[in-house]
RNA sequence: CGGGAUGUAGCUCAGUCUGGUCAAGAGCAUGCGCCUCAUACGCGCGAGGUCACUGGUUCGAAUCCAGUCAUCCCGA
Numbered sequence: 001c002g003g004g005a006u007g008u009a010g011c012u013c014a015g016u017c018u019g020g021u022c023a024a025g026a027g028c029a030u031g032c033g034c035c036u037c038a039u040a041c042g043c044g045c046g047a048g049g050u051c052a053c054u055g056g057u058u059c060g061a062a063u064c065c066a067g068u069c070a071u072c073c074c075g076a
Stems, first nucleotide, its partner, number of pairs: 001075007010028004020059001030046005052068005
């Protein structure tokens, strides 16, 4: 320098292909309650996200398009 992959909750990920009751879910972790002599387990409820960033298309974007950034891989 060229090409490719990935980026979504504290962590690991789904959802992107086919835009639409998705102002986004799951597990783990975490808070509260129940249970217990107590702890763990189990059960119930909750909190936690500008979907990497910027712009564009559209009635509508996590999803499509362009650029940028970060990490990883391949080539020179």

Description:
Predicted 3D model of a 76-nucleotide RNA (transfer RNA) from Corallococcus sp. AB011P. RNAcentral holds the sequence, with entries from ENA. Its Rfam family is "tRNA". Rfam links the family to the GO term triplet codon-amino acid adaptor activity. Its mean pLDDT, the model's own confidence on a scale to 100, is 80.